[in-house]
Context: one part of a larger RNA
RNA sequence: CUGGGCUUAAAGGGUCCGUAGGCGGUGUCCCAAGUCCCUCGUGAAAGCUGCCCGCUCAACGGGCAGAGGUCGGGGGAGACUGGGACACUUGAGGGCGGGAGAGGCCAGCGGAACGGCGGGUGUAGCGGUGAAAUGCGUCGAUAUCCGCCGGAACACCAGUGGCGAAGGCGGCUGGCUGGAACGCCCCUGACGCUGAGGGACGAAGGCCGGGGGAGCGAACCGGAUUAGAUACCCGGGUAGUCCCGGCAGUAAACGUUGGGCGCUAGGUGUGGGGAGCUUCGACCCUCCCCGUGCCGCAGGGAAACCAAUAAGCGCCCCGCCUGGGGAGUACGGGCGCAAGCCUGAAACUC
Repeated sequence: CUGGGCUUAAAGGGUCCGUAGGCGGUGUCCCAAGUCCCUCGUGAAAGCUGCCCGCUCAACGGGCAGAGGUCGGGGGAGACUGGGACACUUGAGGGCGGGAGAGGCCAGCGGAACGGCGGGUGUAGCGGUGAAAUGCGUCGAUAUCCGCCGGAACACCAGUGGCGAAGGCGGCUGGCUGGAACGCCCCUGACGCUGAGGGACGAAGGCCGGGGGAGCGAACCGGAUUAGAUACCCGGGUAGUCCCGGCAGUAAACGUUGGGCGCUAGGUGUGGGGAGCUUCGACCCUCCCCGUGCCGCAGGGAAACCAAUAAGCGCCCCGCCUGGGGAGUACGGGCGCAAGCCUGAAACUC
């Protein structure tokens, strides 16, 4: 490079936006760059292929013919690609309408639990475990009642549920704000898809500055266990966990399944919207669209399984793989305060 692949064997980029590029709906007309046909020219010699000939053969050499190109000029074709013009509405976007939602940001508020402090009652233990001990307690603990303070998280509702591009999002109220679905079919008229670079977002842990600190709790200190116990169990406990600002940029960032569009039996549950039916009822029932589950046919698959939310049948674009170890290491480069991250080998070895 070609081929074959990427759920689990090696392989989908953590996610989205978007630059270049690649690809791109329907109709009519024009051009003729791609495409196809004809013709002319050229493609030196050597070389290559075929036939014939010369050295005793062959290599080698000679003769004739042919092949060899994203080649150039001219003429022609007009389906397809491309370019131009006009038009269209199915793609895409907009408008209007009534709804759904833990989507995001900010502010305020609430109750339970927990801890601390003050006070009351009350007395000899509490706590903890397999059993104990360390620990707490007569300076009055544990238990119980009242009050105050503090930080963090929001039981039930709760779902096999919803929202978000992903990470992720869950008490209540208000403010600001993003997106999606459905219905009308009113407007624009291909305005689209993907996306190398690039940009933004990105759990936990970590880092810097400032605040906060109830509970939990790496490190650390004790008590046990044990042959030992740098653990598992128990008593303490600092960073951290929380808030504001900045950095970091990773993950089993997983559906281990990139995005878009079209097509290909059904059945059943659930969330949102709509229509029909309707004691004209917000209930049922039937149907349509969107989301989310389960089962299952064809088909696919090494199988497990997937099966309109495809891993089926096709098209377009991107990323990635190419035996195991060495190794996500070394070196170089970029980024970072650091930790480290991104890019990413080879020798050697099986």
A computed fold for a 350-nucleotide part of an RNA from a Pseudomonadota bacterium, annotated as small-subunit ribosomal RNA, central domain. Lineage of the source: Bacteria > Pseudomonadati > Pseudomonadota. The full RNA is in RNAcentral, with records from ENA. It matches the Rfam family "Bacterial small subunit ribosomal RNA". The prediction has a mean pLDDT of 92.